[in-house]
RNA sequence: UGAGUCAGCCGGGCAGUCGCUGCGGAGCUUUUGCUCCGGGGAGGAAAGUCCGGGCUUCAUGGGCAGGGAUGCCAGAUAACAUCUGGGAAGCGUGAGCUUACGAAAAGCGCAGCAGAAAACAAACCGCAGGCUCCGGCCUGUAAGGGUGAAAAGGCGGGGUAAGAGCCCACCGCGUGACUGGCAACAGUUCACGGCAUUGCAAGCUCCAUCCGAAGCAAGACCGAGUAAGCCCCUGUUGAUUUUGCCCAGGAGGGGGCGGGUAGGUUGCUUGAGGCCGUCAGCAAUGGCGGUCCUAGAGGAAUGACUGCCGCCGCAAGGCACAGAACCCGGCUUACAGGCUGACUCACUCU
Repeated sequence: UGAGUCAGCCGGGCAGUCGCUGCGGAGCUUUUGCUCCGGGGAGGAAAGUCCGGGCUUCAUGGGCAGGGAUGCCAGAUAACAUCUGGGAAGCGUGAGCUUACGAAAAGCGCAGCAGAAAACAAACCGCAGGCUCCGGCCUGUAAGGGUGAAAAGGCGGGGUAAGAGCCCACCGCGUGACUGGCAACAGUUCACGGCAUUGCAAGCUCCAUCCGAAGCAAGACCGAGUAAGCCCCUGUUGAUUUUGCCCAGGAGGGGGCGGGUAGGUUGCUUGAGGCCGUCAGCAAUGGCGGUCCUAGAGGAAUGACUGCCGCCGCAAGGCACAGAACCCGGCUUACAGGCUGACUCACUCU
């Protein structure tokens, strides 16, 4: 200097004029309300509605089954399919990245075409022996070749008619012990063994662990108003009881027709909260101390105009993705332009 990897941040600022809105204070007003002052008013994703919870209701307890979710180990967390740190496999020169990462001798199922044959698997070419009417036939073989993503472990030697873990040494594989590690797992270790034999469980399944259901249009209160009306079925011989069944408990439950529901308050913003410092920890995060209050609309407020500055552009001109609706922790997706830190590689110079 260039190319990368990982992490973080900004994405408009200032001033003036006018306007909207919630809170606090003051004054006026019979009340509704009006005026003035002060502080505040849309995100890093508010999006998706993909996970987890807080909160509300059913509702009151247990057991069995079903269904769903997760899947290497250890930790963090309110919890999670999230995050942190390790392990294994794979990719990359590397910094780093990816993983739906338990079990294929519990069972079932699937693998097109090619190929002799794709799992109770295997003989097309070849090699060896025998016979022969010289066209070929029979027996043995799976080391060589072909097909294929994958074909009875690899390599060297012995042995054989020719061959084969048939035998031997080494490697590989499996089991056990020992050592290190909390563990997953690892090993220049030792012993034994079969010479073993494909892939898919994001196929069914098996194993281990966990799990009630519905949702702020959940709910609660005030007020108004009507017809809390009529009919049918069922229930103490046991109804309903947010997956089903059983036990306990013990009182209503279901359907049809018809009538009424102006409106207001609340849930609704002080939180598993933010920021700063310090301690513990590799880290995620947690403890302690200090400090701050930072939108709560209700058919939907958070704005409009002007000037200067900032960034891009020669200029004209332009400035990304995009808007709260109970709240929070994550994940995923979108984003013009710009800034910062650490690390890796290549080249050059000293």
Bacterial RNase P class A from an uncultured Pseudomonadota bacterium, 350 nucleotides, folded computationally. It was read from a public genome assembly, where an Rfam model found it. Rfam family: Bacterial RNase P class A. By type it is a ribozyme.